Overview:
The prediction has a mean pLDDT of 81. This is a predicted structure of a 72-nucleotide RNA (transfer RNA) from a Lachnospiraceae bacterium. Its Rfam family is "tRNA". It is annotated as a transfer RNA.
RNA sequence: AUCCCAUUAGCUUAACGGAUAGAGCUUCCGGCUUCUAACCGGACGAUGCGGGUCCGAUUCCUGCAUGGGAUG
Repeated sequence: AUCCCAUUAGCUUAACGGAUAGAGCUUCCGGCUUCUAACCGGACGAUGCGGGUCCGAUUCCUGCAUGGGAUG
């Protein structure tokens, strides 16, 4: 330099172009318990950034950024 893949919550991740973006762990609150752990219930929290297509974009196209890989 060229090509390929990935980027969603603090972490790990799901989501035929139409769901209120869904879970698990963590954190916080409550229950249970003599107390703690475990267990049960609940709450908070996310689409890398900019454009485009579309009635509608996490999803398709495009540029950039970051990370990983291949070639030379």